A computed fold for a 79-nucleotide RNA, annotated as c-di-GMP-I riboswitch aptamer.

Parts: sequence; C1' cells; structure tokens
RNA sequence: CAAAUAUCUUGGCAAACCCAUCGUAAGGUGGGGACGCAAAGCUACAGGGGCCGCGCAAAGCGGUCAGCCAGCUGCCGUA
Repeated sequence: CAAAUAUCUUGGCAAACCCAUCGUAAGGUGGGGACGCAAAGCUACAGGGGCCGCGCAAAGCGGUCAGCCAGCUGCCGUA
C1' cells in the first nucleotide's frame, strides 16, 4: 500500500402502511413511519428482467421500476 473478514464512533438512506398531491395505470413527489441497506450513491437509448397502458390475441408501440440482475463511482478508525 492492497484485498478479505470482524468491529467501534459520528452520520446517511428508508420497505410495508397512513395523509396530501400528480398520473387511466404501473408508478412519481412531499410529510409521517421503519422492514431492511456498507453502496438502498448514480445510470431506464449498454443489456437482461419485473410491472402498467394501447392491442381480440400474437407481434409491436408507449410508459414505469436502480430496494431484481447488471454497469459506473466511492467514505472514517481499529484488529
């Protein structure tokens, strides 16, 4: 100096649910609230996948999800 594992301190994020609001919907935003998270930071025209709408259906088209996989970036002390 690097990696893996364990762990302390100070902090961070915020599932379900509830209220308000936008949207046909999936879902978004704000407030409350914590199931969890060491990348639950960023990326939805790199890609796969889930979900919604249109469509008899298939194909297709248009949306949406980063807390599904993935890609990129990255913090402190100790053992």
The model forms 95% of the base pairs in the Rfam consensus. Its Rfam family is "c-di-GMP-I riboswitch aptamer". Rfam links the family to the GO term cyclic-di-GMP binding. The prediction has a mean pLDDT of 76.